[in-house]
């Protein structure tokens, strides 16, 4: 160079084109408690840019950007 797959929370994954995008671990706070890493409550936290389709995109199409793999000889 070409060809695949992939990219959503601090990490590790879900998510038929349609409802405030959700889990589990983690983080903060509170409650409990002699004490606490346990229990229990409750919070903040994300679609990789960018354009196009669509009434409507995390999802579908294209440019890129990241990251994984594959092929480099003969035909």
């Nucleotide at each position: 160079g070409c060809c695949c797959c992939c990219g959503u929370a601090g990490c590790u994954c879900a998510g038929u084109g349609g409802a405030u995008a959700g889990a589990g671990u983690g983080c903060u706070g509170g409650c409990c408690u002699c004490c606490g890493g346990a229990g229990c409550c409750a919070g903040a936290g994300a679609c990789c840019g960018g354009a196009g389709u669509u009434c409507g995109a995390g999802u579908c199409u294209c440019c890129g950007c990241g990251g994984g793999g594959g092929u480099a000889c003969c035909a």

Predicted 3D model of a 75-nucleotide RNA (transfer RNA) from a Chloroflexota bacterium.
RNAcentral holds the sequence, with entries from ENA.
It matches the Rfam family "tRNA". Rfam classes the family as a transfer RNA.
Taxonomically the source falls in Chloroflexota (Bacteria, Bacillati).
The coordinates come from a structure-prediction model, not an experiment, and the mean pLDDT is 80.